[in-house]
RNA sequence: GCCUCUUUAGCUCAGCUGGUAGAGCAGCGGUUUCGUAAACCGCAGGUCGGGGGUUCAAGUCCCCUGAGAGGCU
Numbered sequence: 001g002c003c004u005c006u007u008u009a010g011c012u013c014a015g016c017u018g019g020u021a022g023a024g025c026a027g028c029g030g031u032u033u034c035g036u037a038a039a040c041c042g043c044a045g046g047u048c049g050g051g052g053g054u055u056c057a058a059g060u061c062c063c064c065u066g067a068g069a070g071g072c073u
Stems, first nucleotide, its partner, number of pairs: 001072007010025004019056001027043005049065005
């Protein structure tokens, strides 16, 4: 220098053929217990790495770019 993959909640990851973002764990509250843990119920938490474009509508498509991983010369 070139190619491929990853980037979404605090962490690990889903997210179809574009239709307006979810799970588990962690956190908070409650039930239960003499108490703790476990279990069960509920709640909160995200401008989807950044910028621009297409579209009625973008996590998803296109362009530029950051970070990380792997490969080739």
Predicted 3D model of a 73-nucleotide RNA (transfer RNA) from a Bacteroidales bacterium. It matches the Rfam family "tRNA". Rfam classes the family as a transfer RNA. Its mean pLDDT, the model's own confidence on a scale to 100, is 82. RNAcentral records the identical sequence in 2 taxa.